[in-house]
RNA sequence: AGUCGGCCAGGCGGCCGCGUCCGGGCCCACCGCGGCGACGCGGCGGUGACCCGGCCGAGGAACGUCCGGACUCCACAGGGCAGGGUGCUGGGUAACGCCCAGUCGGGGUGACCCGCAGGAAAGUGCCACAGAGAACAGACCGCCGAUGGCCGGCCGGUCCCCUCGGGGAGCGGCGGCACAGGUAAGGGUGAAACGGUGCGGUAAGAGCGCACCAGCGCCCGGGGUGACCCGGGCGGCUCGGCAAACCCCACCCGGAGCAAGGCCAAGCAGGGGGAGGGUGGCCCGCCUUCUGAACCCGGGUAGGCCGCUGGAGCCGGCGGGUAACCGCCGGCCGAGAUGGAUGGCCGCCGGCCGCGGCGCAAGCCGCGGUCACAGAAUCCGGCGUACCGGCUGACUCAC
RNA sequence: CGGGGCGUAGCUCAGCCUGGUAGAGCAUCUGCUUUGGGAGCAGAGGGUCGGAGGUUCGAAUCCUCUCGCCCCGACCA
Numbered sequence: 001a002g003u004c005g006g007c008c009a010g011g012c013g014g015c016c017g018c019g020u021c022c023g024g025g026c027c028c029a030c031c032g033c034g035g036c037g038a039c040g041c042g043g044c045g046g047u048g049a050c051c052c053g054g055c056c057g058a059g060g061a062a063c064g065u066c067c068g069g070a071c072u073c074c075a076c077a078g079g080g081c082a083g084g085g086u087g088c089u090g091g092g093u094a095a096c097g098c099c100c101a102g103u104c105g106g107g108g109u110g111a112c113c114c115g116c117a118g119g120a121a122a123g124u125g126c127c128a129c130a131g132a133g134a135a136c137a138g139a140c141c142g143c144c145g146a147u148g149g150c151c152g153g154c155c156g157g158u159c160c161c162c163u164c165g166g167g168g169a170g171c172g173g174c175g176g177c178a179c180a181g182g183u184a185a186g187g188g189u190g191a192a193a194c195g196g197u198g199c200g201g202u203a204a205g206a207g208c209g210c211a212c213c214a215g216c217g218c219c220c221g222g223g224g225u226g227a228c229c230c231g232g233g234c235g236g237c238u239c240g241g242c243a244a245a246c247c248c249c250a251c252c253c254g255g256a257g258c259a260a261g262g263c264c265a266a267g268c269a270g271g272g273g274g275a276g277g278g279u280g281g282c283c284c285g286c287c288u289u290c291u292g293a294a295c296c297c298g299g300g301u302a303g304g305c306c307g308c309u310g311g312a313g314c315c316g317g318c319g320g321g322u323a324a325c326c327g328c329c330g331g332c333c334g335a336g337a338u339g340g341a342u343g344g345c346c347g348c349c350g351g352c353c354g355c356g357g358c359g360c361a362a363g364c365c366g367c368g369g370u371c372a373c374a375g376a377a378u379c380c381g382g383c384g385u386a387c388c389g390g391c392u393g394a395c396u397c398a399c
Numbered sequence: 400c401g402g403g404g405c406g407u408a409g410c411u412c413a414g415c416c417u418g419g420u421a422g423a424g425c426a427u428c429u430g431c432u433u434u435g436g437g438a439g440c441a442g443a444g445g446g447u448c449g450g451a452g453g454u455u456c457g458a459a460u461c462c463u464c465u466c467g468c469c470c471c472g473a474c475c476a
Stems, first nucleotide, its partner, number of pairs: 001396008010349007018057002021054005027046002030043005059373001063384002066382005071257004078284004083253005088102005103117001104115004118248002123246002125242003140187002142183003147180002149177003153174004158169004195213006214238002216235008261306004271297003276288003299475003313332008350371009400472007409425004419456001427443005449465005
């Protein structure tokens, strides 16, 4: 100068205040005894409110609600289609899209970090603009023009005509044109242009041939549970990208949510409509309902109890495992509100910032400000996001 | 607390599923018309799609995270 974890979330004291629970008092009800009686004593129970005392009282994210479960109800959730999700391998777990270990790819000098990382030689689709051509490719410039074509260029034979000067036809060779055509080396376009380098080859070229390299496919041997890795051989096979496009393959998924759901109390009008409803998309099945459900209009109440917090819990030790995690033993109890408690003030100390003074400086003193993000609401396991700072462990690089 | 939806020009919305030029109406501005205004006609300007990251050659559109706003949900008979 960095990388990766773990832990804490200002401390102490005083005063006042809030909530659950427990104990006591007061109060109330009942029973027994005493008393003519008001009442007293004892026991049992209740407690909305009141008084006193005691224990405890937000978080690492309680947050976002992005996943996964527990729990409850609807068939102790069933069959099919549709739909959704996940996606390298092995393991962990109640489960997961999470975690651990590894493989592969990418980044970094390194510690280390990142990856929605199956299939594009199953099928369909898309690839704008530019460009000649964009997916069993393509000829714009360029190169060639071997082959075919054209030439009122040259040379050499052959044949025909003739006014003997020459003219014509055709063949071969050389040359020219760049017309047909060939060519994917080069230019140019693009995000992407159908392997790379070299030699040969060719009219020019090209895996057309060869050598090496890269990739792919197949086969064999070895290692690994596996993803995969290492080595060898064969085949010119050279095959674009996108699946966070449809899709294919493998695996998983019923729906709703504690305002779930159950019980009690109070009150109103079962008065009017309504044939289906439970099940979110469809079909079947099951249950339920015309003895009028669900739902709509209208009416009434807005009270209490359970669910409700002891749990995949926390701490310590030992053991297994590389690890995530698991097992055994011992100990502990750490919020449960319902307009919603967990707070406010003061003092001292601590951290940070600003100003002033002193001091050569390190620093010291004084004053002022500030100390984050945020707050349970059925409960857990994760992920993600927000966050003043501090402590601590391991490791890397440079000097 | 639980569930659902939306965010694109000053306003109201389309485009998103099926990726390739960001559009419509109202509003604003300019010109014509009118004595002037309104209406009408013609034309112009104005957004980089709530924010960040990713996939892709390319994102308003697909994926992930995040911010803001809106709506619904008590019980009884």
This is a predicted complex of two RNAs, RNase P RNA and transfer RNA, with 476 nucleotides together. It holds a member of the Rfam family "Bacterial RNase P class A". The family's RNA type in Rfam is ribozyme. The coordinates come from a structure-prediction model, not an experiment, and the mean pLDDT is 81.